[in-house]
Context: one part of a larger RNA
RNA sequence: AAGUAGCGUAAAUGUGGGUGUAAAACCCGCACGCCGGAAGCCUAAGGUUUCCUGGGGAAGGUUAAUCCUCCCAGGGUUAGUCGGGACCUAAGCCGAGGCCGAGAGGCGUAGGUGAUGGACAACGGGUUAAUAUUCCCGUACCGCCGUGCAUUGUAAGCUAAGGGGUGACGGAGUAGGAUAGGUCAGCAGGGUGACGGAUGUCCCUGUUUAAGUCCGUAGGCGGGGUCUGCAGGAAAAUCCGCAGGCCCGUUACCGCCAAGAGAUGAUGACGAGGAAAGCCGCAAGGCGGACCGAAGUGGCUGAUUCCACACUUCCAAGAAAAACCUCGUAGUGUUUUUGCAUGGUGCCCGUACUGCAAACCGACUCUGGUGGGCUGGUAGAAUAUACCAAGGCGUUU
Numbered sequence: 001a002a003g004u005a006g007c008g009u010a011a012a013u014g015u016g017g018g019u020g021u022a023a024a025a026c027c028c029g030c031a032c033g034c035c036g037g038a039a040g041c042c043u044a045a046g047g048u049u050u051c052c053u054g055g056g057g058a059a060g061g062u063u064a065a066u067c068c069u070c071c072c073a074g075g076g077u078u079a080g081u082c083g084g085g086a087c088c089u090a091a092g093c094c095g096a097g098g099c100c101g102a103g104a105g106g107c108g109u110a111g112g113u114g115a116u117g118g119a120c121a122a123c124g125g126g127u128u129a130a131u132a133u134u135c136c137c138g139u140a141c142c143g144c145c146g147u148g149c150a151u152u153g154u155a156a157g158c159u160a161a162g163g164g165g166u167g168a169c170g171g172a173g174u175a176g177g178a179u180a181g182g183u184c185a186g187c188a189g190g191g192u193g194a195c196g197g198a199u200g201u202c203c204c205u206g207u208u209u210a211a212g213u214c215c216g217u218a219g220g221c222g223g224g225g226u227c228u229g230c231a232g233g234a235a236a237a238u239c240c241g242c243a244g245g246c247c248c249g250u251u252a253c254c255g256c257c258a259a260g261a262g263a264u265g266a267u268g269a270c271g272a273g274g275a276a277a278g279c280c281g282c283a284a285g286g287c288g289g290a291c292c293g294a295a296g297u298g299g300c301u302g303a304u305u306c307c308a309c310a311c312u313u314c315c316a317a318g319a320a321a322a323a324c325c326u327c328g329u330a331g332u333g334u335u336u337u338u339g340c341a342u343g344g345u346g347c348c349c350g351u352a353c354u355g356c357a358a359a360c361c362g363a364c365u366c367u368g369g370u371g372g373g374c375u376g377g378u379a380g381a382a383u384a385u386a387c388c389a390a391g392g393c394g395u396u397u
Base pairs, nucleotide, nucleotide: 013031014030015029016028017027018026032394033393034392035391040374041373042372043371046354047353050352051075052074053073054072055071056070060068061067080141081140082350083349084348085347087118088117092113093112094111098107099106100105122139123138124137125136126135142346143345144344145343146342147341148340149339150338157332158331162327163326164325165324170314171313172312173311176307177306178305181301182300183299184298185297186207187206188205189204190203191202192200208269209268212264213263214262219257220256221255222254223248224247225246226245227244228243229242230241232240233239270296273292274291278287279286280285315318360369361368376388377387378386379385
């Protein structure tokens, strides 16, 4: 320079009370305002205790601070089923032998590793200051090991790093059946308004319930069964494949897949509301919540979700492996299969909080950047836009 620029989006504050040395900013109340495909909710990555409670007032906070994501102390993350591992493979990476290279090393077979994919058994309610599909209550399911009863059976059965099937897949388009959700009515409980009207066709609130089990529907797909033979599937095969015969048969039979609804789960839970003890307060009142607990139906609408890449169509022709089913080689092998009932058992890691952000990446409490899911109402073609709900905020002068 200069007490100048600035105090980081123009969403906005006002007021009463509390605490305190001190209050524009902290806490409580009442108004007002802002977002509402977000400035709400869940989650991946990342962060790594920032979470909750009590206390503090140096520094950090673009001001003050009694406040904080700051400092101090204590507390907090509970799983057979959620995510990962004890399963599988893709690109990529590593790589026994091997090939190449003067070497360092490079490439690569078998093999391994590696999710962003495949496979895979739990839902509803309650509870904490802070965790919950993890704790508790209720009702389930899966794997493994037993027990009892019934059934089947004496070359059956089991069985792989093997064979076969399946898993198994693109884009676009429109049609159907459903559901989530929404909305209206009915029903239940409550209200009847300090100024004219309002017992009414009035106002407010609620009307919620899962997995599992039973049933097998709307619909979709494949012709089905049996016998014989065989130089194929690196060995075997009753499996697959190929060839042939016969039977049924073309809107069929047989088989497979499949939402949803209904019943049960549930004589339960939840539920507007009422409310005891206890605590605070002079009082008014506030906190608290044992316990009690109504209705809990129907119509309409309706998805971008499910049936399901199911159908149609197109060309650029759209992963693999395991799980699963089947065959039975080497082998094992005399209590084997199936059903019902019942008992036991179930390891390791993550789990707090944030997560379009003041907690991540940007030197900062930075107008920037950051994958996925949910996303109600009125108007609307709409996830546009505007105003609102739930919820969250008024962005630290």

Source information:
Predicted 3D model of a 397-nucleotide part of an RNA (large-subunit ribosomal RNA, domain III) from a Deltaproteobacteria bacterium. Its mean pLDDT, the model's own confidence on a scale to 100, is 81. Rfam family: Bacterial large subunit ribosomal RNA.